[in-house]
Context: one part of a larger RNA
Molecule: small-subunit ribosomal RNA, 3' major domain
Organism: Candidatus Omnitrophota bacterium
RNA sequence: UGACGGGGACCCGCACAAGCGGUGGAGCAUGUGGUUUAAUACGACGCUACACGUGGAACCUUACCAGGGCUUGAAAAGUGCAUGAAAUCCUUAUGAAAGUAGGGACCUCCUUUCCGGGACAUGCAUACAGGUGUUGCAUGGCUGUCGUCAGCUCGUGUCGUGAGAUGUUGGGUUAAGUCCCGCAACGAGCGCAACCAUCAUCCUUAGUUGCCAUCGGUUCGGCCGGGCACUCUAAGGAGACUGCCGGCGAUAAGCUGGAGGAAGGUGGAGAUGACGUCAAGUCAGUACGGCCCUUACGUCCUGGGCUACACACGUGCUACAAUGGUCGGUACAGCGGGCUGCAAAACAGUAAUGUUGAGCUAAUCCUAAAAGCCGGCCUCAGUUCAGAUUGAGGGCUGCAACUCGCCCUCAUGAAGCUGGAAUCGCUAGUAACGGCAUAUCAGACACGGUGCCGUGAAUACGUUCCCGGGUCUUGUACA
Numbered sequence: 001u002g003a004c005g006g007g008g009a010c011c012c013g014c015a016c017a018a019g020c021g022g023u024g025g026a027g028c029a030u031g032u033g034g035u036u037u038a039a040u041a042c043g044a045c046g047c048u049a050c051a052c053g054u055g056g057a058a059c060c061u062u063a064c065c066a067g068g069g070c071u072u073g074a075a076a077a078g079u080g081c082a083u084g085a086a087a088u089c090c091u092u093a094u095g096a097a098a099g100u101a102g103g104g105a106c107c108u109c110c111u112u113u114c115c116g117g118g119a120c121a122u123g124c125a126u127a128c129a130g131g132u133g134u135u136g137c138a139u140g141g142c143u144g145u146c147g148u149c150a151g152c153u154c155g156u157g158u159c160g161u162g163a164g165a166u167g168u169u170g171g172g173u174u175a176a177g178u179c180c181c182g183c184a185a186c187g188a189g190c191g192c193a194a195c196c197a198u199c200a201u202c203c204u205u206a207g208u209u210g211c212c213a214u215c216g217g218u219u220c221g222g223c224c225g226g227g228c229a230c231u232c233u234a235a236g237g238a239g240a241c242u243g244c245c246g247g248c249g250a251u252a253a254g255c256u257g258g259a260g261g262a263a264g265g266u267g268g269a270g271a272u273g274a275c276g277u278c279a280a281g282u283c284a285g286u287a288c289g290g291c292c293c294u295u296a297c298g299u300c301c302u303g304g305g306c307u308a309c310a311c312a313c314g315u316g317c318u319a320c321a322a323u324g325g326u327c328g329g330u331a332c333a334g335c336g337g338g339c340u341g342c343a344a345a346a347c348a349g350u351a352a353u354g355u356u357g358a359g360c361u362a363a364u365c366c367u368a369a370a371a372g373c374c375g376g377c378c379u380c381a382g383u384u385c386a387g388a389u390u391g392a393g394g395g396c397u398g399c400a401a402c403u404c405g406c407c408c409u410c411a412u413g414a415a416g417c418u419g420g421a422a423u424c425g426c427u428a429g430u431a432a433c434g435g436c437a438u439a440u441c442a443g444a445c446a447c448g449g450u451g452c453c454g455u456g457a458a459u460a461c462g463u464u465c466c467c468g469g470g471u472c473u474u475g476u477a478c479a
Base pairs, nucleotide, nucleotide: 001479002478003476004475005474007473008472009471010470011469012468013467015463016462019426020425021424022423023422026318027317028316029315030314031313032312033311034309035308042053043052064304065303066302067301068300069299070298073128078126079125080124081123082122083121084120088105089104090103091102092101093100094099109118110117111116130293131292133291134290135289139287141282142281143280144278146276151190152189153188154187155186156185157166158165159164170181171180172179196270198268199267201238202237203236204235205234206233207232210228215225216224217223241264244258245257246256247255248254320419324378325377326376327375328374329373330372336367337366338365341360342359346355347354348353385416390411391410392409393408394407395406396405432455433454434453435452436451437450438449
C1' cells in the first nucleotide's frame, strides 16, 4: 500500500421488512446430469452452465455410428505433359444411393503464316488442397460478471531515507469523486451528467389515411361530390432551467412546500459499461501461432443416431375450479408480416381443410384479438373441474412422417382438491391476468425467444437482522 475480520462509524440497492403472485407436490413440454447404446455429436457447470450456443435435428442440417464408395480429391488454384469437339443432351447394365462400366445424338468457339497459339474440358504427374482434429493455459476479435457500482488515475509542487503519502481526506450535499465550503496543494484525464434516438403537450408545413366537423347526393358503406377543421402520419420548431414564490440552510451547495404547466426537480423508458477482476467463456461463427492426420482425423452416399429411460436437478406450460366451467349473443387494440407471398367473398365438409380466386409489390388489399359485457345452464361432486394416456377415422407440409411432424373429429378420461424443508420475481401503467404479432421456418414437436397492445392492483413503519456494494477508520503472525 492492499486484502481480510462472527472490528467500529456513515451510506446505498426489491438486500431485508410491508405486500402481491409464483417455484418446490401433480401431468406434460424443454434443457442438463446419470445410465443405456454401434452411436446416443461438441461446447457451457455457484452467483455469471442447465427453453444456453440452437433465431426452429424426419432427409438435409450433422460435426456422431454402421455399411458402401473416392484419392490432386466436394470447392479453390499454379506448372508440365497428353487427349479433345468451347459445350450440351439422351440412354443401357449394376447398385440402397453415391458410384462403377458402357452406348448414342449434336459435328461447332477465337486467331492463324494452316504448323500452331489462346480459352475451355478431361486424364496423368507435381507443388498442394482439406480437417467441426488438439491447445481459449500461445492468441486476435467478441462476450459474461462485479456494475450503470462511483470509482480509477496522471502532471507539477510539497512531505517522507524509502515503499509511498498528499491531491481523492475533512464539514455539508447529491442518483453520482454531483456540487459548495475548507485545506500544501494547484490543475488535468478516463468514468458521472449532458450531447443521441424514443414516449408524453403544443405550433408550423403537408394531405389518394381521417371527418357528416360543415354543405349536397346516397344503394346508408366516408360510399360519391367536396374539404384539410379534427384524428393520424412525418419533417421542422417550442417547451423544464430549481427559471418564479415562501420556509430551512453557512449569505453557499442544496433540501422542503407552493404557483403556473401536458410534463417538476435525472419527467418515463432506451442506447451508452471507467481502470480493472475471474489464466471467466468462445480455436465449433470467423481469423490466427504451435502440434497432429494426408488412399485419411479428408470427402461422397444410404440407413441409423442426436428424439433411448430405473432415476435426479433446473426452466416453463396446464391445472386442481363457482372471482369458475360451458352454450348463445355482442364490443374495443397495437407492434408487425405478405409475390416461390398474404389471400377476401362464395361453395363443400361436424372440423382440420379443400375447390375456386376478387384484391394487394401494400397508411389503399389480406392477416386480425382475448380477457370484457348481456343472457341461459351447471350447485361444490374428482364434478358439465382438470385434461394426461390410449383406440379409431381423417386433414396438411414434404421425394419421404416407421424409428421421429403438426392439426381435426369421435371415443377414452389418468394424476391432481393449492403443495414439506426451502426458494424466486416485482415499487406503477409496475406486478398479476388476457390475447396478438414476429424472427428462424417446406412443415414443425414454440408451452421457448423478441416485441405489442387490453384489463390493471397491493405495500414500503423502518434499516436491528440476511445478501451484495461504496467511503472513512481500526487490528493483523496474510501478500